[in-house]
């Protein structure tokens, strides 16, 4: 150097033929329950989608550049 896959909540990830309020499991924090822990059950906050332009009426979703990691080739 060229090709590719992946980057989303503290951690594991869904969501990708664009559409109105971005999710879920663990984890965190507050209660119910118990004698008291765990386990259960109920809420709560936590991310505007690496980043940085661009199309669009809209973008986590398309396109460019770019940064980080895997991988393939040379």
């Nucleotide at each position: 150097g060229u090709c590719u896959c992946c980057g989303u909540a503290g951690c594991u990830c869904a969501g990708u033929a664009g559409g109105a309020u971005a999710g879920a499991g663990c984890g965190a924090c507050c209660g119910c329950c118990u004698c008291c822990u765990a386990a259960g059950c109920g809420g709560u906050a936590g991310g505007c989608c690496g980043g940085a332009g661009g199309u669009u009426c809209g973008a986590a979703u398309c396109c460019u550049c770019u940064c980080g990691g895997g991988g393939a080739c040379g």
Transfer RNA from an uncultured Clostridia bacterium, 74 nucleotides, folded computationally. The coordinates come from a structure-prediction model, not an experiment, and the mean pLDDT is 80. It was read from a public genome assembly.